[in-house]
Molecule: transfer RNA
Organism: Atopobiaceae bacterium
């Protein structure tokens, strides 16, 4: 400079060929114990790196750009 891969919650990662944003871990409250793990119940927290575009509807399709990784040169 040219290909490729990868960007969802604090992390770790799913989302099944467009239609409900999730799970585990962790935080927070309660229950339970004299107490603290550890279990159980309930909760918060992400407009999906960013911008535009198709479509009635986009995490997902198409542009462009921005990190990270990795091939080539």
């Nucleotide at each position: 400079g040219g290909g490729g891969a990868u960007g969802u919650a604090g992390c770790u990662c799913a989302g099944c060929u467009g239609g409900g944003a999730g799970a585990g871990c962790g935080c927070a409250g309660c229950g339970u114990u004299c107490g603290c793990a550890a279990c159980g119940c309930u909760g918060a927290g992400g407009c999906c790196g960013a911008g535009g575009g198709u479509u009635c509807g986009a995490a997902c399709c198409c542009c462009u750009u921005c990190a990270u990784c990795u091939c080539c040169a």